[in-house]
Molecule: TPP riboswitch aptamer (THI element)
Organism: Pontimonas sp.
RNA sequence: UCCCUCGUACACGGGAGUCCCGAAAGGGACUGAGAGGAAACCGCAAGGUUUCGACCGUCGAACCUGAUCUGGGUAAUUCCAGCGAAGGGAGGACAUCUCGCUCCCGU
Numbered sequence: 001u002c003c004c005u006c007g008u009a010c011a012c013g014g015g016a017g018u019c020c021c022g023a024a025a026g027g028g029a030c031u032g033a034g035a036g037g038a039a040a041c042c043g044c045a046a047g048g049u050u051u052c053g054a055c056c057g058u059c060g061a062a063c064c065u066g067a068u069c070u071g072g073g074u075a076a077u078u079c080c081a082g083c084g085a086a087g088g089g090a091g092g093a094c095a096u097c098u099c100g101c102u103c104c105c106g107u
Base pairs, nucleotide, nucleotide: 007094008093010091011058012057013056014055017030018029019028020027021026037052038051039050040049041048042047063088064087065086069082070081071080072079
C1' cells in the first nucleotide's frame, strides 16, 4: 500500500401493507428486521407534512421502477415464487485481523 473479516461513532438512503371487532377511543389477526412510537404543524373532515425515535441498508437483492405484470396460495394483502444480479439506488473516517517492506533489540 492492496485485499478480506468483524467492530465503533458520525453521516446518508429506505419502507411502514392486508384484514377483523368497535359509534368512537381503541383492541386484535397475518407476513416481516421493521406494519407510523413521540412531538409540532396544515386540514371542516378524511387525511397529510416535518423533525426525532425503532428497524433495515449504504456498491449493492435495503428500497424504488417495470407493475393495475405472470404463476401459486390466502379470509385478505406489495403472502410466496418468477420477472432478476433487468434498470435505478445511499460512505467517508477510525480501530481490528492478515500479508509484505523498513528500523530497533535479543539469540